THF (Tetrahydrofolate) riboswitch aptamer from a bovine gut metagenome, 99 nucleotides, folded computationally.
[in-house]
RNA sequence: GCAGAGUAAGAUCGAAAGCGUUAAGUGUUCGGCGGACGGGGAGUUGUCGCCGGAACGAAGAGCCUCACGGCUUGCGGUUUUCGGUCUGCAUCCCGCUGC
Numbered sequence: 001g002c003a004g005a006g007u008a009a010g011a012u013c014g015a016a017a018g019c020g021u022u023a024a025g026u027g028u029u030c031g032g033c034g035g036a037c038g039g040g041g042a043g044u045u046g047u048c049g050c051c052g053g054a055a056c057g058a059a060g061a062g063c064c065u066c067a068c069g070g071c072u073u074g075c076g077g078u079u080u081u082c083g084g085u086c087u088g089c090a091u092c093c094c095g096c097u098g099c
Base pairs, nucleotide, nucleotide: 001099002098003097004096009087010086011085012084013083014082015081016080017079018078019076020075021074028054029053030052031051032050033049034048035047039094040093041092042091060073061072062071063070064069
């Protein structure tokens, strides 16, 4: 000098267990704060989370029960866990492997 490896994480599919269906959650947006980002260092206008604000916005049904409530089946750009697949250091410097 050339080539290459590896992460956090993200997307999606499936399963299970929950939550909501008296609307929380999800998604969008604004402000604030914080985290993470190959083995080491730095690190964004990228990414994730939390708090507050704003706009938008919904799918219930059946059966049992005196009732409370329960069961079944749906629905939600729903949550978590597990598994499959795919993507994958923004970028810079150093390191590692091969030549």